[in-house]
RNA sequence: AUCUGGCAAGGGCAAACUUGACGAAAGUCAAGGACGCAAAGCUCCGGGCUACAUGACUUUUGAGUCGUUUGCCAGCGGGGUUGCCAUC
Numbered sequence: 001a002u003c004u005g006g007c008a009a010g011g012g013c014a015a016a017c018u019u020g021a022c023g024a025a026a027g028u029c030a031a032g033g034a035c036g037c038a039a040a041g042c043u044c045c046g047g048g049c050u051a052c053a054u055g056a057c058u059u060u061u062g063a064g065u066c067g068u069u070u071g072c073c074a075g076c077g078g079g080g081u082u083g084c085c086a087u088c
Base pairs, nucleotide, nucleotide: 004086005085006084012037013036017032018031019030020029021028022027035075041081042080043079044078045077046076047073048072049071053068054067055066056065057064058063
């Protein structure tokens, strides 16, 4: 240094839930919290979620269904890349 790994050590992140804020929503941010994670760091592709808006169809004219724009999920999967330590 690489592969493999995460026993130990030093650490890191933070699910659900609660409070507040933003958003049409999905969800995001902050504080508390800790289910878990060897990348639960970042990013690309796929997949999934949402549908203020828009098109089509149905309609009891209340509304509903499907598609698309917008947006979101990296803790859904795979690829790339970076990082801590060291049993062998």
c-di-GMP-I riboswitch aptamer from Rhodoferax sp. AJA081-3, 88 nucleotides, folded computationally. Its mean pLDDT, the model's own confidence on a scale to 100, is 77. RNAcentral holds the sequence, with entries from Rfam. The source organism's lineage runs through Bacteria, Pseudomonadati, Pseudomonadota, Comamonadaceae and Rhodoferax. Of the family's consensus pairs, 95% are formed in the model.